[in-house]
RNA sequence: UCCAGCUGAUCCCGCUGGCGGGCACUGCUUUGGAAGUCCGAUUUAGCCAUGCAAGUCAAAAGGCCUUCGGGUACUUGGCAUACGGCUCAGUAACACGUGGUCAACCUAAGCUAGGGAGGAGGCAAUCUCGGGAAACUGAGGUUAAUCCUCCAUAGGCAAUAAACUCUGGAAUGACUUAUUGCUGAAAUCAUUUUUGGCCCUAGCAUGGGACUGCGGCCGAUUAGGUAGUUGGUAGGGUAACUGCCUACCAAGCCCAAGAUCGGUACCUGCCUCGAAAGAGGGAGCAGGGAGAAGGACACUGAGACAAGGGUCCUAGCCCUAAGGGGUGCAGCAGGCGCGAAACUUCUGCAAUGCGCGAAAGCGUGACAGAGGGACUUCCAGUGCUAGCUUUGCUAGCUUUUGCCAAGUGCAAAAAGCUUGGCGAAUAAGUGGAGGGCAAGAGACGUGCCAGCCGCCGCGGUAACACGUACUCCACAAGUGGUGUCUCCUUAUAUUGGGCCUAAAGCGUGCGUAGCAGGCUUGGUAAGUCCCUGGUGAAAUCUGUUGGCCUAACCAACAGGCUUGCUAGAGAUACUGCCAGGCUAGGGGCAGGAAGGUGUCAGGGGUAUUCCUAGGGUAGCGGUGAAAUGUUAUAAUCCUAGGAAGACCGCCAGUAGCGAAGGCGCCUGACAAGAACUGACCCGACUGUGAGGCACGAAAGCUAGGGGAGCGACCCGGAUUAGAUACCCGGUUAGUCCUAGCUGUAAACUAUGCAGACUAGGUGCUCCUUUUUCCUAGAGAAAGAGGAGUGCCGUAGCGAAGGCAUUAAGUCUGCCGCCUGGGAAGUACGCUCGCAAGAGUGAAACUUAAGGGAAUUGGCGGGGGACUACUACAAGGGGUGGAUGCUGCGGUUCAAUUGGAUGAAACGCCCGAUAAACUUACCAGGGCCGACAGCAAGAUGAUGGACAGGCUAAAGGUCUUUCCUGAUGCGCUGAGAGGUGUUGUAUGGCCACCGCCAGCCCGUGCCGUGAGGCGUCCUCUUAACUGAGGUAACGGGCGAGACCUAUAUGGCUAGUUGCUAUCUUUUCCUUUGGAGAGGAGCACUCUAGCCAGACUGCUUACGCAAGUAAGAGGAGGGUGUAGGCCACGGUAGGUCUGUACGGCCCAAAUGCCCUGGGCAACACGCGGCAUACAAUGGCAGUGACAAUAGGAUGCUACUCUGAAAAGAGACGCUAAUCCCUAAACACUGUCUAGGUUCAGAUCGAGGAUUGCAACUCAUCCUCGUGAAGCUGGAAUCCCCAGUAAUCGCGUCUCACUAUGGCGCGGUGAAUACGUCCCUGGUCCUUGCACACACCGCCCAUCAAGCCAGCCAAGUUUGGUUUGGAUGAGGCUUUUGUAGAAAAGUCGAUUCCAUGCCAGAUAAGGGGGGCUAAGUUGUAACAAGGUGUCCGUAGGGGAACCUGCGGACG
Repeated sequence: UCCAGCUGAUCCCGCUGGCGGGCACUGCUUUGGAAGUCCGAUUUAGCCAUGCAAGUCAAAAGGCCUUCGGGUACUUGGCAUACGGCUCAGUAACACGUGGUCAACCUAAGCUAGGGAGGAGGCAAUCUCGGGAAACUGAGGUUAAUCCUCCAUAGGCAAUAAACUCUGGAAUGACUUAUUGCUGAAAUCAUUUUUGGCCCUAGCAUGGGACUGCGGCCGAUUAGGUAGUUGGUAGGGUAACUGCCUACCAAGCCCAAGAUCGGUACCUGCCUCGAAAGAGGGAGCAGGGAGAAGGACACUGAGACAAGGGUCCUAGCCCUAAGGGGUGCAGCAGGCGCGAAACUUCUGCAAUGCGCGAAAGCGUGACAGAGGGACUUCCAGUGCUAGCUUUGCUAGCUUUUGCCAAGUGCAAAAAGCUUGGCGAAUAAGUGGAGGGCAAGAGACGUGCCAGCCGCCGCGGUAACACGUACUCCACAAGUGGUGUCUCCUUAUAUUGGGCCUAAAGCGUGCGUAGCAGGCUUGGUAAGUCCCUGGUGAAAUCUGUUGGCCUAACCAACAGGCUUGCUAGAGAUACUGCCAGGCUAGGGGCAGGAAGGUGUCAGGGGUAUUCCUAGGGUAGCGGUGAAAUGUUAUAAUCCUAGGAAGACCGCCAGUAGCGAAGGCGCCUGACAAGAACUGACCCGACUGUGAGGCACGAAAGCUAGGGGAGCGACCCGGAUUAGAUACCCGGUUAGUCCUAGCUGUAAACUAUGCAGACUAGGUGCUCCUUUUUCCUAGAGAAAGAGGAGUGCCGUAGCGAAGGCAUUAAGUCUGCCGCCUGGGAAGUACGCUCGCAAGAGUGAAACUUAAGGGAAUUGGCGGGGGACUACUACAAGGGGUGGAUGCUGCGGUUCAAUUGGAUGAAACGCCCGAUAAACUUACCAGGGCCGACAGCAAGAUGAUGGACAGGCUAAAGGUCUUUCCUGAUGCGCUGAGAGGUGUUGUAUGGCCACCGCCAGCCCGUGCCGUGAGGCGUCCUCUUAACUGAGGUAACGGGCGAGACCUAUAUGGCUAGUUGCUAUCUUUUCCUUUGGAGAGGAGCACUCUAGCCAGACUGCUUACGCAAGUAAGAGGAGGGUGUAGGCCACGGUAGGUCUGUACGGCCCAAAUGCCCUGGGCAACACGCGGCAUACAAUGGCAGUGACAAUAGGAUGCUACUCUGAAAAGAGACGCUAAUCCCUAAACACUGUCUAGGUUCAGAUCGAGGAUUGCAACUCAUCCUCGUGAAGCUGGAAUCCCCAGUAAUCGCGUCUCACUAUGGCGCGGUGAAUACGUCCCUGGUCCUUGCACACACCGCCCAUCAAGCCAGCCAAGUUUGGUUUGGAUGAGGCUUUUGUAGAAAAGUCGAUUCCAUGCCAGAUAAGGGGGGCUAAGUUGUAACAAGGUGUCCGUAGGGGAACCUGCGGACG
């Protein structure tokens, strides 16, 4: 500087995570050196054994010892012990920083200057005698001083008075004199004769004390605090000012610019990060402060309220003879504890410094050094060269480093330095390799397991993400992890953000403080600017130069920093202040107009309900349909009259008014505001507005009225699986009025108020004004100006939607609000309220999202257009009922092999037929390993076999032997094979969407982008078929064209086809017919090439495309029927057609054989066949096809048989031979019945195929003669040579067709439309869906885990106030003293009280989280009752309903 993460994709708001640097701890690893202000700061200012950390002076004195030189700190004494060292508990404060002030102060030792030192007295130790365990202590006697006391002098202090002078901003200061009072020095000592001291005064220096401006934390869920409090007078006290203390007097003082209270915290120079602003820190070093176990107090002293001094209390520890004593490491080492967390009970006073001393010197855990520590920084190394059989090895070279030795070095060592010797020897790890993010689409293992992962995410059998090795990448004596700070982050935004919809404008106004403020003149100089002086310690930082071998480090110099404060001199544009003027802001006044503006009063209107009277008769009412309800006591309905309460139709409008809420019949009174106009008046009076005050829909509350209609609750009726709802019938609060309260709404333009500027166009309302017209009206029209209110739109802005002079544009002023989602507008506290509740408003915990706008799809019980016999309508025929066949499910079985399962599985894979084979299944039996290596093997590997046993059978095996003659499944690796597994690893093929008309591309244009346009609109078409329009213009795939068949004609050809004509000939019942040969190719046919149809022509409509009708034509509008059939999707089907990756089986899941099974049978489903009969059955006679097939084949013809069939046998490798229709027609019969319908089932007898016909084939004959009399809900197919119906062929095939695929015969009905149902295409709309509605998603309940909240209580600490206790100190008095008394301060401990914080807790309540729990379906589409907001009631739950509101 960025990167990853929300989405199918996009842009944006927004947060989470990553990458860098610092600090602390920590894992793994580690060769050496140097430097540094590093090392028990973080937790426990917790506790400490032991040693050391402050002494010195003999030149002050006494004593003691003496070698007589001197020594000695025992006593008195001087100085020091108030420094140095340690720590950071307290402290939010004049503690610190910075700048001032002291006219309110002190200062030992030091320096300078001046002056001075007269006299007198007293104590300790040593000595003697005691007490005590000890610590220590008592009595008596002697003595000195630089010790103490007294007298004197100098001096000092105070008061009064006086006058002059000096300093100064100012005398209360200094100086002088007089008087009085008080007080009151000295050591003339020591000495080595050089000096060192003592006292007073003044000054300097140094160090302190006090006061003060300004500066630097958080909390308002702390708003009032304060009685010595604020001031004064008089005293006391201090070095010194002061309520510092006391007495009296007054009632002040502080505070929203945050007092007080609470929390936290030593402050600063500086340190870390950052571009900076800033954020965080305050260890180490330096300056200041504070503390010395907790607390209080004084003494000494120049200085202390005193870390290694004292007294006392408290807590702890130690000794004790129990009486009493001792002790304080936050000094250096060291120990325990605490913890994630931090060293040696080292050496030396050699250096630097400090104390004492005249000095020598002594002391010094300050300090200087060493030891330990992966504390930090810096420097260096772990080799170099060549060759080779290159993961490495070998040879040579070098020796930084290492090891050894001598000298030097140091207080002593060590390091270092100098010299010599040895040997590549002594020295590389940590983290990572899916993305972010450098480096493996490599191997093996694992199989949502184990595990990884900051975030996204990996792992469910092919893991580049787990584990291991290998390879690679980054950094390197280090490298990773955790926590924390900072940057990233313009993500608390001063620099530098936002608030219509993403989080965010207070519901609205008035207004206090504050903030901001029009034009102009003069002054001032506070802000501002400039200059000068002082200060802002050093270190740190930057630069240069120099010193350690270099560097780090250190030194010197210069700069900078501390962004500042302060004093003086100046400038005056702007801001402020003072004084004056102005009128463009604002206000006032006047005028005529507009208005659902407000309050109060009066009046009116229709409707509704009820009542009365009359008329009238059977229903009314209500709904999707109903019912509850009402009515025979007369309703509903009509007429008339009356009562009541609420409301105010039409006019009525993106119209008007109001600050908002809101305001609508008419009239009046009162009140208020805005707009316009004005040669008027004032003269900046203004804008905004924290607090504050007022208003504020609906619902709700209190009290009193009122109550027609409507109507939460409630009661019924329906609906429903249920219906606490939607719908219906009733109905209470309420809705209305009066007086109060509440104070909230989607209180919305989701847009704060005010001002200025920045293109236009076009409506409406009000005012002013000009012109024209005129019916002369308060008229109409057109223009101009102002104010308001809408729409469109340029620039600009915006993430986009959009906004756009009514800004969301460009600027200015002021206020409010926001900072990921959830928890939560919840909890606690406080304020308000009668209550409901409102206002203010967190945290723990949890989470990688949450959200906005727009895009493409998909979807909708949204809309529009179009379309299809797998849609409807109009029709025809079926299925669904029966029997059979067949497939599937289920069940059964040793096995009933497997697959296919909505449409798009189920006469499907299977074009197959399953008797064996097939065959994959079951039972039983048997067989098999290429190749390489190893056991074994001429003492025989291996193979084969007669007979017998086992067996269904078999040298398969066993018994028994025999033959053969070199290899070698016994083992390891491997191989063949596998209809074993994975169709979710695949290819290929297929099905369906799709009998659809769609699917894309290039260039261009639009958009930040996803993407759009093109492909849209209108017309048209079977069609994205075409035409016109159009920011599109062109193009491709699909459609069409094309190919095949068929329908017409022509040409060519004429055998195996044809025979009209001609001819030869044969036969026959002879007007004629049939056959054979020839000629022939006319016709038919065959099969090759052409022609023909294109909306070409006519009419109508239309811009055109085209549509409708017609002509001609064999055929008419893609002629008819097929083939082919886009981009893609369905993880659709197939690993059992074949192919193929992975996995699995290996003597079996491979191969062979025998038998069985796939054929089972209570049952369910699909498809088909045959029927139920007379449009028929049966019998007889008669007629007409086409497609095909044929050598293990088709078979003429003849014979046999009742038939199936058999026995012979011609022809045919086939336009030559082999084949035939049936419905139909005619005649006869049956006569409405389970039949002369129907044919299942069963019995008997035959035939054929085949090794084989039982399970389990087909056919024939005879007999038997079941269900069924037209089929519920529902559902399928079809529009013309079609449906229906009739038969024929072929495929498979030894045999077997009710199947598939074809062929012809007969031959209809209806529609020529529509989008209602089912689907499809296009456009549009909504979406919280994108695995795409078989979607998403809400709440209760149930289970587990977690952290808060409430809470009877229990308990700990702190603090306030009061009381008690009262060690000890101080003051005063008495006293010779010991001591006593009074006053006062007051530690400590106890009690009570208020408050704060914490721990714990029975129980209660919600919240969060957790793959597959329960109940419903609230929301997202019109989500099936539109959603949401406020409020109220109700309900298992989401929710429902009423009232008012919003449109999101």